Large-subunit ribosomal RNA, domain I from a Planctomycetota bacterium, 587 nucleotides, folded computationally.
Context: one part of a larger RNA
RNA sequence: GGUACAUGGGGAAUGCCUGGGCGCCAGGAGGCGAUGAAGGACGUGGCAGGCUGCGAUAAGCCUCGGUGAGACGCCAAGCAGUCGGUGACCCGAGGAUUUCCGAAUGGGGAAACCCAAUCCAGGUCAUGCUGGAUUACGCGUUGGCAACAACGCGAGCUAACGGAGGGAAUUGAAACAUCUUAGUACCUCCAGGAGAAGAAAGAGAUUUCGACUUCGUGAGUAGCGGCGAGCGAAAGCGGAUCAGCCUAAACCGAAUGGGUGCCAAGCCCGUGCGCGUUGCCCAUUUGGGGUCAUGGGGACUUCAUGUCGGGGUGUACGGACCCUGAGGGAAGUUACAAAGGUUAGCGUAGCCGAAAAAUCCUGGAACGGACGGCCACAGAAGGUGAAAGCCCUGUAGGCGAAACGCGAAACCCUUCCUUGUGGAGUUUCCCAAGUAUCACCUUUCUCGAGGAAGAAGGUGCGAAUUUGCCCGGACCACCGGGUAAGGCUAAGUACUCCCUGGCGACCGAUAGUGAACUAAGUAGCGCGAGCGAAUGGUGAAAAGAACCCCCGUUAGGGGAGUGAAAAGAACCUGAAACCAUGUACCU
Numbered sequence: 001g002g003u004a005c006a007u008g009g010g011g012a013a014u015g016c017c018u019g020g021g022c023g024c025c026a027g028g029a030g031g032c033g034a035u036g037a038a039g040g041a042c043g044u045g046g047c048a049g050g051c052u053g054c055g056a057u058a059a060g061c062c063u064c065g066g067u068g069a070g071a072c073g074c075c076a077a078g079c080a081g082u083c084g085g086u087g088a089c090c091c092g093a094g095g096a097u098u099u100c101c102g103a104a105u106g107g108g109g110a111a112a113c114c115c116a117a118u119c120c121a122g123g124u125c126a127u128g129c130u131g132g133a134u135u136a137c138g139c140g141u142u143g144g145c146a147a148c149a150a151c152g153c154g155a156g157c158u159a160a161c162g163g164a165g166g167g168a169a170u171u172g173a174a175a176c177a178u179c180u181u182a183g184u185a186c187c188u189c190c191a192g193g194a195g196a197a198g199a200a201a202g203a204g205a206u207u208u209c210g211a212c213u214u215c216g217u218g219a220g221u222a223g224c225g226g227c228g229a230g231c232g233a234a235a236g237c238g239g240a241u242c243a244g245c246c247u248a249a250a251c252c253g254a255a256u257g258g259g260u261g262c263c264a265a266g267c268c269c270g271u272g273c274g275c276g277u278u279g280c281c282c283a284u285u286u287g288g289g290g291u292c293a294u295g296g297g298g299a300c301u302u303c304a305u306g307u308c309g310g311g312g313u314g315u316a317c318g319g320a321c322c323c324u325g326a327g328g329g330a331a332g333u334u335a336c337a338a339a340g341g342u343u344a345g346c347g348u349a350g351c352c353g354a355a356a357a358a359u360c361c362u363g364g365a366a367c368g369g370a371c372g373g374c375c376a377c378a379g380a381a382g383g384u385g386a387a388a389g390c391c392c393u394g395u396a397g398g399c400g401a402a403a404c405g406c407g408a409a410a411c412c413c414u415u416c417c418u419u420g421u422g423g424a425g426u427u428u429c430c431c432a433a434g435u436a437u438c439a440c441c442u443u444u445c446u447c448g449a450g451g452a453a454g455a456a457g458g459u460g461c462g463a464a465u466u467u468g469c470c471c472g473g474a475c476c477a478c479c480g481g482g483u484a485a486g487g488c489u490a491a492g493u494a495c496u497c498c499c500u501g502g503c504g505a506c507c508g509a510u511a512g513u514g515a516a517c518u519a520a521g522u523a524g525c526g527c528g529a530g531c532g533a534a535u536g537g538u539g540a541a542a543a544g545a546a547c548c549c550c551c552g553u554u555a556g557g558g559g560a561g562u563g564a565a566a567a568g569a570a571c572c573u574g575a576a577a578c579c580a581u582g583u584a585c586c587u
Stems, first nucleotide, its partner, number of pairs: 001586009015572001016537002020507002022504007029496002031157002039101003042055003046079002049075003061095006070083003106115003116135007137154007161192001162190005172179001176226001202209002213240005223231002244488003247432001251288010266275002268319006293466001295431003298427008307326007327418006340412004345406004350399003359370003373390002375379001381393003438460007447473001468483005524531002544571001547559004
């Protein structure tokens, strides 16, 4: 020096554990905000560093309910002092307070600071001062000549989901440019609990279907494609869910304004009487009317039908029309008009809830073993000194709300019809215009310019009104489908920051969230945008080692004691590397 073994040190693997995570399901909720949010700063406790809570009324104040003996939050014990059957603490509902910053909004500003104005109140001899309220901007309505005033709305935040406006590149094509990645990422705007879409100028094929959305299939088909890489439908069929409506115009009236005309037009119609105001046209606003594809509607003529009453249109009669009441009928809060109330029930605290304190054994401890009972609509689960249906919390099954919130359906309520409706004929009055179509340039559809239709946009030109117009993949004919240029619309569908419950051939501390821990988006790093850790386990219970001794001494160790065991706080188990000591052997 090495090898082997033993005993230790060192180290923290492994095993076991879990107060934390991950994924999914069901239900709820789907928003908060100028009545000042989200998020913060600074304060706030008798002693107070951090977390939590709260706001100068500051780990809290008031009311109502629940519970029932202890309580004064956690790390975290202690000292001091309090509260509580006149019901504390705790849990739930409602209310009060709620500094400063922050949309931040009186003005300013380097966020949590500085400086005001007006009115009111307090205070001073007076000023300074103190307290309260108001004072940003934009839009709308009303008033006003206007400045402006009053009132209402908006602004900001928010995980994903949605719509719209913009819109890459890496990449793939084994290079690369068309193409692809991809209308993806990303930016911006807007919205809702969903959003979008939506009641055919549709899809199709010679038969038809009948708003939209969504799933399966059709189908990796038809197609597109440097026909490369790749991209990629639709109808139909089977499901989910189902719901349809309102305007514009023609025509009739009213109001306002303008124009024109001027005593016979006119005054609902017929006849008679009467009146002598104003009539006509245009524009705007508004009420009625009307809403469709077997085309629909208007105007005029005509036929059929109709609950009863009152009033009006100068007057009488007849008719017509308009307004209104009763009765009858219908519908409705989600589009088609619109607001609310009551009740069932549900949620936000809780409550009841069976059955072994049996005996013996082992043990520190019985939840184990033996023997022998009981309950079960409860043998889910967790805890308890080991493994418990019967010890505790629970579980099955039942019960419960003063207050606040949600709320099906019904009723109250509201609206509509009856006041018109239906048929036939005539007329040819209306049926969404710088629109459709067309040309050129693009985009989008499976469609990359292709034979390229359809949809959408830009530029130019620029129609028609049912004998019209658009479409059926160039175009034409025939045939067929539809009715553009206005609008609304639930359900089925998407998502989960958040709340409650449940589940897992999910993780188990280098895993699982970045984060299981007295400090996690913390420490630390970066000028900044931003980046971003590590550290779990004594024991059933601190019973956390009184006292003595060694000693360099608040360290460390030896006794003693506790404990089942030192497991002794550098604490469960405690592998290996590495180090030391001892013994044996080799050189």

Description: The source organism's lineage runs through Bacteria, Pseudomonadati and Planctomycetota. Rfam family: Bacterial large subunit ribosomal RNA. Its family is annotated with structural constituent of ribosome and ribosome in the Gene Ontology. Model confidence (mean pLDDT): 82 of 100.